[in-house]
A computed fold for a 73-nucleotide RNA from a Candidatus Pacearchaeota archaeon, annotated as transfer RNA. The sequence is in RNAcentral, with records from ENA.
RNA sequence: GGGCCUGUGGUCCAGUGGCUAAGACGACACCCUCACACGGUGUAGAUCCGCGGUUCAAUUCCGCGCAGGCCCA
Numbered sequence: 001g002g003g004c005c006u007g008u009g010g011u012c013c014a015g016u017g018g019c020u021a022a023g024a025c026g027a028c029a030c031c032c033u034c035a036c037a038c039g040g041u042g043u044a045g046a047u048c049c050g051c052g053g054u055u056c057a058a059u060u061c062c063g064c065g066c067a068g069g070c071c072c073a
Stems, first nucleotide, its partner, number of pairs: 001072007010025003018056001027043005049065005
C1' cells in the first nucleotide's frame, strides 16, 4: 500500500428498514434466612463509533473517516 470482517448498557451479545433496541453476567433495592450462600421479585444503566447520503421512516442500506482483528504484498 491492497483485500476482507467487526464496532449496540460496565462485560458478552441478539436484533438487518417500521410498536418501548431482547437476553445473560455484573450493579443497586426488596423478599427469603438466626446469618451467609443459593433462590425469587423489581429498578437503573445504550442519543446503536463519527459525519454525510438514500428513504415517508435508518441500529439496519450506501459513501467517506476513526478504532480493532485477519490475510496478501